[in-house]
Order: sequence, then structure tokens, then C1' cells
RNA sequence: GGGCGGUUAGUUCAGUGGUAGAAUAAGUGCCUUCCAAGCACUAGGCAUGGGUUCGAUUCCCGUACCGCUCA
Repeated sequence: GGGCGGUUAGUUCAGUGGUAGAAUAAGUGCCUUCCAAGCACUAGGCAUGGGUUCGAUUCCCGUACCGCUCA
């Protein structure tokens, strides 16, 4: 340098055009003599810049980073 794949919550992962989810972690409350466990609730996210579309996490192009592979 060429090709391919990936980037979504603190973490691990879903989500193939129409309100962005789970588990776990965090906070608050309940429970408990206390702690842990358990239960309820709360907060928190689509790498970035453009394009297509009535509407984009999703489709297209570029950039950045990570991984695999060829030379």
C1' cells in the first nucleotide's frame, strides 16, 4: 500500500428504514440489628463529516481508530 470485518450505556452484547433494548455495573428506596442477597425505581449510549430519504443506529461515500489477511 491492497482486500475484508468491526466501532451502540461504565463493561459484554442485541437491534436489516418508523419511540434504541437486555445482562451486568452505578445511584435511591424497601427489606435486614448490620452487611450481603432479594425486590422496586432512577440516570446513562448509536466513533466522526457528508449524501439518499417524509424519516437513517440501519442504505451510500469519505475520515479516525481496532482487528484479520495479501504483498